[in-house]
Molecule: Glycine riboswitch aptamer
Organism: Halanaerobiales bacterium
């Protein structure tokens, strides 16, 4: 001195699924998958086996959610903070 990624903040966009039943702010049944959480392949390592590492928008549905509204919401984009990879 160039200034990447993860992370955080703000803004924009943002899906799916019962206006079900009910002893009624509760419980039951059914359903959703995009907060979070959990699981695993190839492969790596090891190497008799097993154990270990190992991704997701995949799978599970613990949590969360299922009329409008509100809230939440992965991911994408923009701005900033921060950071210090690469050169």
């Nucleotide at each position: 001195a160039u200034g990447a990624a993860g992370u955080c903040c703000a803004g924009a966009u943002g899906a799916g699924a019962g206006a079900c039943c009910u002893u009624a702010u509760u419980g039951g049944c059914g359903c959703c998958g995009a907060a979070g959480g959990a699981g695993c392949a190839a492969g790596g390592a090891a190497a008799c086996c097993a154990a270990c590492c190992g991704a997701a928008a995949c799978u599970c549905u613990c949590a969360g959610g299922c009329a409008u509204a509100a809230a939440g919401a992965a991911a994408u984009c923009u701005g900033g903070a921060g950071g210090g990879a690469c050169g």